[in-house]
Molecule: transfer RNA
Organism: Myxococcota bacterium
């Protein structure tokens, strides 16, 4: 240098182009003598910037980052 693969809550996972949702974690609260279990509610994310669309996590380009591979 060049080619594949991958980046979505704190962590793991989903999303025919059409409201970004789940566990788990956190916080709150119900419940118990007190903790836990368990139930409810909250919390909190799409790598960056362009384009293409009515409409974009998803198509396109460029970058940046990670993993592998080639010379």
């Nucleotide at each position: 240098u060049c080619c594949c693969c991958g980046g979505u809550c704190g962590u793991c996972u989903a999303a025919c182009g059409g409201c970004a949702g789940g566990a788990c974690g956190g916080c709150g609260g119900a419940u118990u003598c007190u903790g836990g279990c368990u139930c409810c509610g909250c919390u909190a994310a799409u790598g960056a910037a362009g384009g293409u669309u009515c409409g974009a996590a998803u198509c396109c380009u460029u970058c940046c980052c990670g993993g592998g591979g080639a010379u």